[in-house]
RNA sequence: CGAGUUCACUGGGCGACCGCGGCUGGUUUCAGUCGAGGAAAGUCCGGACUCCCAAGGGCAUGGAGCUGGGUAACACCCAGGCGGGGCGACCCGACGGAAAGUGCCACAGAAACCAGACCGCCGAUGGCCUUCGGGCACAGGCAAGGGUGAAACGGUGGUGUAAGAGACCACCAGCAUCUCGGGUGACCGAUGUGGCUGGUAAACCCCUCCAGGAGCAAGGCCAAACAGGGACAUCGGCGGCCCGCCGAUCAAGUCCCGGGUAGGCCGCACCGAGGUCGAGCGGCAACGCCGGCCCCAGAUGGAUGGUCGCUGCCUGUCGAGCAUCGCUCGGCAGGUACAGAAUCCGGCUUACAGGUGAACUCGUCGC
Numbered sequence: 001c002g003a004g005u006u007c008a009c010u011g012g013g014c015g016a017c018c019g020c021g022g023c024u025g026g027u028u029u030c031a032g033u034c035g036a037g038g039a040a041a042g043u044c045c046g047g048a049c050u051c052c053c054a055a056g057g058g059c060a061u062g063g064a065g066c067u068g069g070g071u072a073a074c075a076c077c078c079a080g081g082c083g084g085g086g087c088g089a090c091c092c093g094a095c096g097g098a099a100a101g102u103g104c105c106a107c108a109g110a111a112a113c114c115a116g117a118c119c120g121c122c123g124a125u126g127g128c129c130u131u132c133g134g135g136c137a138c139a140g141g142c143a144a145g146g147g148u149g150a151a152a153c154g155g156u157g158g159u160g161u162a163a164g165a166g167a168c169c170a171c172c173a174g175c176a177u178c179u180c181g182g183g184u185g186a187c188c189g190a191u192g193u194g195g196c197u198g199g200u201a202a203a204c205c206c207c208u209c210c211a212g213g214a215g216c217a218a219g220g221c222c223a224a225a226c227a228g229g230g231a232c233a234u235c236g237g238c239g240g241c242c243c244g245c246c247g248a249u250c251a252a253g254u255c256c257c258g259g260g261u262a263g264g265c266c267g268c269a270c271c272g273a274g275g276u277c278g279a280g281c282g283g284c285a286a287c288g289c290c291g292g293c294c295c296c297a298g299a300u301g302g303a304u305g306g307u308c309g310c311u312g313c314c315u316g317u318c319g320a321g322c323a324u325c326g327c328u329c330g331g332c333a334g335g336u337a338c339a340g341a342a343u344c345c346g347g348c349u350u351a352c353a354g355g356u357g358a359a360c361u362c363g364u365c366g367c
Stems, first nucleotide, its partner, number of pairs: 001363010012311007020035006037338001041349002044347005049215004056243004061211005066080005081095001082093004096206002101204002103200003118146002120142003125139002127136003154172006173197002175194003179190004219266004228257005234248004274294005280289003312336011
C1' cells in the first nucleotide's frame, strides 16, 4: 500500500421568526424547564405487573435438546467440546437416541438391510463330445473385476481356492469396549480386546428436562342510565379431559333473547432487574461488586413542526497548484439513509445513503 475478518460509534450542525404537548410558578396577557429510536418496526422468545385464585395431581398439548458459566428469566449472551467450510483472521451447526419399533432412500441399476446377477470368472467333482492332446459350458459354484448410482454393505497386501470371499492373516480407517492418564464437564490421549462395519429422527417415534390461563382493550374508582322475559336441581369456578378441592344451594350463580347509559380519573413514567462515567476490585469473558454524577416524553383523533439564512458530508463537473493514475484549494449543479413512543424491561430477527475508529489475518514493497 492492497485485499479481507470481527467489533464499536455516528447518521447532520448553528442562528432567527412563528407554532405544539407535559410539569412548575404566575395568572387575560406570560416565564422557566423537559419533549421519539438504534431499531420506536416484526409480535418471534423471556419476564415485571394485573385478574381468574385460596390452590394440587395426572393425561393430552406445546417447547427445549453437547458441556460449564452469566442473567429476574430465556430459544439470549460468554467460554469451551465435537463436526463442517476457509491459506488464515474467522464463520456455520435443528449438536440426546438408528443396538426398542415402524417408515423412507426418486431415477438409474441385477440389487439400496441384511439384498442381488446385466456384462462376467470357474467348471475341480457330475454331464456331453473327442483325432485321447483336449474341447464345450449343461448341472453346479462365485460376488473378487466391470457397468449404474449420492451411496453397492470397509481399504491395501497376502494365504487359500476349480474360481473366489474377513473364510483366514498382517497393517490401516471406523465402531464398541476394558484399563490407565488429563479435565468441574462435554470430551481428549495411550495400550489392549473384538471380524463387528449404509444413510435418514429438519420422518413417526423413544429418552431427559420445562410449561396453569388470559392479557393495559389487563385491572380498579367515581359518575350516568334502565324494561324486562326465559332456561338450568345440582350449578358455577375464562384453552381440552379426568381426579381432587373451593363456593353457592330453592335462585346466589351461569347461559340465552331484548332495552337503556357510556363522561371522567387511576393504572401512566421519581426509584426503575434505571441511565451514565471510572488507567477502582473480582473474573479468560459474558457479567458482578464498589464509587461519583443524573431524573431524561406521557399523548388519547393522538404533541416535538413550518419558513429563511449560513454550514457539514457525498457525487459529478470546471479551473488553479503540487510531492501526479492521486492530494489540496476555489466555483457551479444535484443529493443527504432506515424510519415515529402508546404499560414497561432483557433479547432475537428485519431495514439502513454516507462517515469515523480499533484489533486481527493474508499478499506485495522498503528499512
Molecule: Bacterial RNase P class A
Organism: Acidimicrobiia bacterium